[in-house]
Context: one part of a larger RNA
RNA sequence: GAUGAACUUUGGCGGCGUGCUUAACACAUGCAAGUCGAACGGAGUGCUCUUGAAAGAGGGUUCGUCCAAUUGAUAGAGUUACUUAGUGGCGGACGGGUGAGUAACGCGUGAGGAACCUGCCUUGGAGUGGGGAAUAACACAGUGAAAAUUGUGCUAAUACCGCAUAAUGCAGUUGGGUCGCAUGGCUCUGACUGCCAAAGAUUUAUCGCUCUGAGAUGGCCUCGCGUCUGAUUAGCUAGUUGGUGGGGUAACGGCCCACCAAGGCGACGAUCAGUAGCCGGACUGAGAGGUUGGCCGGCCACAUUGGGACUGAGACACGGCCCAGACUCCUACGGGAGGCAGCAGUGGGGAAUAUUGGGCAAUGGGCGCAAGCCUGACCCAGCAACGCCGCGUGAAGGAAGAAGGCCUUCGGGUUGUAAACUUCUUUUCUUAGGGACGAAGAAAGUGACGGUACCUAAGGAAUAAGCCACGGCUAACUACGUGCCAGCAGCCGCGGUAAUACGUAGGUGGCAAGCGUUAUCC
Numbered sequence: 001g002a003u004g005a006a007c008u009u010u011g012g013c014g015g016c017g018u019g020c021u022u023a024a025c026a027c028a029u030g031c032a033a034g035u036c037g038a039a040c041g042g043a044g045u046g047c048u049c050u051u052g053a054a055a056g057a058g059g060g061u062u063c064g065u066c067c068a069a070u071u072g073a074u075a076g077a078g079u080u081a082c083u084u085a086g087u088g089g090c091g092g093a094c095g096g097g098u099g100a101g102u103a104a105c106g107c108g109u110g111a112g113g114a115a116c117c118u119g120c121c122u123u124g125g126a127g128u129g130g131g132g133a134a135u136a137a138c139a140c141a142g143u144g145a146a147a148a149u150u151g152u153g154c155u156a157a158u159a160c161c162g163c164a165u166a167a168u169g170c171a172g173u174u175g176g177g178u179c180g181c182a183u184g185g186c187u188c189u190g191a192c193u194g195c196c197a198a199a200g201a202u203u204u205a206u207c208g209c210u211c212u213g214a215g216a217u218g219g220c221c222u223c224g225c226g227u228c229u230g231a232u233u234a235g236c237u238a239g240u241u242g243g244u245g246g247g248g249u250a251a252c253g254g255c256c257c258a259c260c261a262a263g264g265c266g267a268c269g270a271u272c273a274g275u276a277g278c279c280g281g282a283c284u285g286a287g288a289g290g291u292u293g294g295c296c297g298g299c300c301a302c303a304u305u306g307g308g309a310c311u312g313a314g315a316c317a318c319g320g321c322c323c324a325g326a327c328u329c330c331u332a333c334g335g336g337a338g339g340c341a342g343c344a345g346u347g348g349g350g351a352a353u354a355u356u357g358g359g360c361a362a363u364g365g366g367c368g369c370a371a372g373c374c375u376g377a378c379c380c381a382g383c384a385a386c387g388c389c390g391c392g393u394g395a396a397g398g399a400a401g402a403a404g405g406c407c408u409u410c411g412g413g414u415u416g417u418a419a420a421c422u423u424c425u426u427u428u429c430u431u432a433g434g435g436a437c438g439a440a441g442a443a444a445g446u447g448a449c450g451g452u453a454c455c456u457a458a459g460g461a462a463u464a465a466g467c468c469a470c471g472g473c474u475a476a477c478u479a480c481g482u483g484c485c486a487g488c489a490g491c492c493g494c495g496g497u498a499a500u501a502c503g504u505a506g507g508u509g510g511c512a513a514g515c516g517u518u519a520u521c522c
Stems, first nucleotide, its partner, number of pairs: 001521003005518003009514001012391006018384002020349001025347003029344003034090003039087002042084004047078004054071002058067003097302003106227008116219002121215008129163001131161002138153006169195006175188005200207002228274003235265003240262008277299004281292004304325005327338004355381001357380003363377001364375004394424004404415004429459006438449001466511005471492003477506005487494002
């Protein structure tokens, strides 16, 4: 000098940041991923038309009842409007968290892929013909305490399955040209054979669907170099190293398998053990270097522990599935449910680290033609002197150098222009009035923050100073108390009767809403 700090003590305000470094310990509760009715069949509500049970103002009446405006149950049809459990589509692989593991192509940097994939998006080319069989929802019946689940029957689609069409696509055979470091690539829309597709909706503006070329973006793989400590770790290795043939993958590869060979790594440190996420950066230093990786950004890994695959363009998937283990909860004991290292919050651990807040107004994301819905991402507010920066706690005048305190050689000195007092000012503060930017495409509408910032007026010095040190290093001295005691101390060292070193007081020095101590790094 620095810190994600802590502790003692003190504490006025604002701006901008930061805030479980320990138990990757366990978690009550709420929220954090939905959306589309312009894919689909239903269900419900509403509206319109028809129907018209029942009631019935009023009128007539032979007192039995009749006519009847109106209200309008029920049932049917229609269409538009809304809601939606289910089928279906897209998204839940992003965003958010954590650093346990990992000494590794994990990361950084530079190359390669003639060995690869890529939903949505952009831009070209071509197409969208004609059929079929189911199934949820629903109804009925059943089992179960529940979670859930079974049987029978019906139905729709942009759900599912055949057929047709078929190239510049894919596979095979074959000819020419051209290029490359090799395997080989590109091309002549070369030739022949075989194979593969589709879905509709609508408010008629459009939005979709299928195949294919190119691009963009994202990902995957390989390699050179770099990447902590220990030799009181010296040998390690059988899928081990290579080959042939297969399997598997988007793709290369012992990635996996069968057979064959006996190789491969190592004092230029293998193997083993310990520690650790890596980087841009940060701190320090004149630099070289040393230390570090919290916030922010990039990459990686993980999601109660271990294993596994499914779906999908993409996962071996934090808020998906299956199995096993530990733990917790429910149970009718037969069986079930759960996973905060998301945001808050709780217990525990600890020297120590915050609210079970507001809003989708902005930025961004998902879905949707859109309106919009969702979004603890994000934007804000709350708490904490945790850090940095800024401001204030008044200014000018004022000597009877007041009183009081302390010291004194008793003359005085000092506190000290300090106070009182006079004259000002109002940053702050309080009250009142006004009041934003952030909100944009021509207009309109839309603000959580927030009646906040800011502006104006009034009031009144009013609301606001502490902490450490004073022997030397090191700026700053005297008195009293104590008497090797009590104590101090970073080092040297102080204290045994005049202690500038202990304690108190006065004074002084330093820093200041802080100050000092402790810990760690340079």